Small-subunit ribosomal RNA, central domain from a metagenome, 349 nucleotides, folded computationally. RNAcentral holds the full RNA, with entries from SILVA.

[in-house]
Context: one part of a larger RNA
């Protein structure tokens, strides 16, 4: 490389926007680059094959015929691909009307419960913690309880097998700005599409820089226990951090361990968002967008998947090729650093 693969065996890029490239609906006309076909030139000889000849045969040798892809020139064909032009509306999109659901994003304002702390009142000897204890805290009045105040962080119930978002993710309420999505009925554009190497953007937590903030929790650390020991599990404290602003980092079991798009393929039953019909209403029926479960065919090593496919096909991208060495070394590159990206070999089984 071919082949075969990528839910769990090695293997789907964390996710998107999109450049080149690859691929591309339907119809008519033209061209003839690809494609098909005829002629012609070249395709040396030797060789191979066939039919003969010459050495007694054969090997060997000799004559004739034949064999060959490719390329050049030239004549023709037009189904398909391509190119050019003209149409179409089923893909894609725009718009109008009437609407709809939503923790989608950003900023601002507000709220109550709880916690801790502070002040004051009541009140007295414990509180706290555990398997049991102790460290700790309390007569300088704690715990408990009542009133007032301050602070920061998170938003019980609703709440769901629920919703939204490309993914990460998003949950108190209100306001402003803003993205996407869905249904119904029209009108319009006329293939404008799909994928997407590079590139660019987004990207949990932890971490980093500067400045704030710091209630609770809490790496590190200290003490108390446990234990043979206990650099742990348990307890009492507690610094970074967790929070905010701006900038960086760019990784996760970033998981559905399942790339994106399109088409096709018996059913049943939930749920969520629309629309239409019917009905007095609940509801029912039809249709459509999501989201679950069970299962047919089929697939699968099995588990299982099964119209939200891991079924049947097509287009394009990414990736895999025995275990260890190793996501290491080296080089390059990004980063303030931590480290990230790319990424071997020897050797060994």
């Nucleotide at each position: 490389u071919u082949g075969g693969g990528c839910g769990u065996a090695a293997a789907g890029g964390g996710c998107g926007u999109g450049u080149a490239g690859g691929c591309g609906g339907u119809u008519c006309u033209a061209c003839a680059a690809g494609c098909c076909u005829g002629g012609u030139g070249u395709g040396a000889a030797a060789g191979g094959c066939c039919u003969g000849g010459g050495c007694u045969c054969a090997a060997c040798u000799u004559a004739g015929g034949u064999u060959u892809a490719g390329c050049g020139c030239u004549g023709g064909g037009a189904a398909c691909u391509g190119u050019a032009g003209g149409g179409c509306u089923a893909g894609a999109g725009u718009u109008u009307a009437c609407g709809g659901a939503g923790a989608g994003g950003a900023a601002g304002c507000u709220g109550g419960a709880a916690u801790u702390c502070c002040u004051g009142g009541u009140g007295u000897a414990g509180g706290g913690g555990u398997g049991a204890a102790a460290u700790c805290u309390g007569u300088a009045g704690a715990u408990a309880u009542c009133a007032g105040g301050a602070a920061g962080a998170a938003c019980a119930c609703c709440g769901a097998u629920g919703g939204c978002g490309a993914a990460g993710g998003c949950a108190a309420g209100c306001u402003u700005c803003u993205g996407g999505c869905c249904a119904u009925a029209g009108a319009c554009u006329g293939a404008c599409g799909c994928u997407g190497a590079g590139a660019c953007g987004c990207g949990a937590a932890a971490g980093c820089g500067u400045g704030g903030g710091g209630a609770g929790c809490g790496a590190a650390c200290a003490g108390g226990a446990u234990u043979a020991g206990a650099u742990a599990c348990c307890c009492u404290g507690g610094u970074a951090g967790u929070c905010c602003a701006c900038g960086c980092u760019g990784u996760a079991a970033a998981c559905g361990a399942u790339g994106u798009g399109c088409a096709c393929u018996u059913g049943g039953u939930g749920u969520u968002g629309g629309u239409g019909c019917u009905u007095g209403a609940a509801a029912g029926c039809a249709u459509u967008g999501g989201u679950g479960c069970c299962g047919u065919a089929g697939c699968a090593a099995a588990c299982g998947c099964g119209g939200u496919a891991a079924g049947u096909g097509c287009a394009c991208c990414g990736c895999c090729u025995g275990g260890g060495g190793a996501g290491u070394a080296u080089g390059c590159u990004c980063g303030c650093a931590a480290g990230g990206g790319u990424g071997a070999a020897a050797c060994u089984c």

Annotation: The prediction has a mean pLDDT of 88.